[in-house]
RNA sequence: UUCCGCGCUGGGGAUGGAGUCCCCCGUUACCCGCCAUUGUGGCUGAUGACUCCUGCCGAACG
Numbered sequence: 001u002u003c004c005g006c007g008c009u010g011g012g013g014a015u016g017g018a019g020u021c022c023c024c025c026g027u028u029a030c031c032c033g034c035c036a037u038u039g040u041g042g043c044u045g046a047u048g049a050c051u052c053c054u055g056c057c058g059a060a061c062g
Stems, first nucleotide, its partner, number of pairs: 010025004016053006033043004
């Protein structure tokens, strides 16, 4: 100096923030939904999961 392996730091998990856990990845960091149609049209959800906050939608009460 180069390469490989391991660990750590780290980057992500279909629209915001925080905590915990899980999973994928490795700085070129693998994430960018579903259905029908191939001209396009339609549908769900602020989570990967759980809890809380914010925003949105619906209902009820004051």
Overview:
A computed fold for a 62-nucleotide RNA from a Rhodospirillales bacterium, annotated as Fluoride riboswitch aptamer (crcB RNA motif). Lineage of the source: Bacteria > Pseudomonadati > Pseudomonadota > Alphaproteobacteria > Rhodospirillales.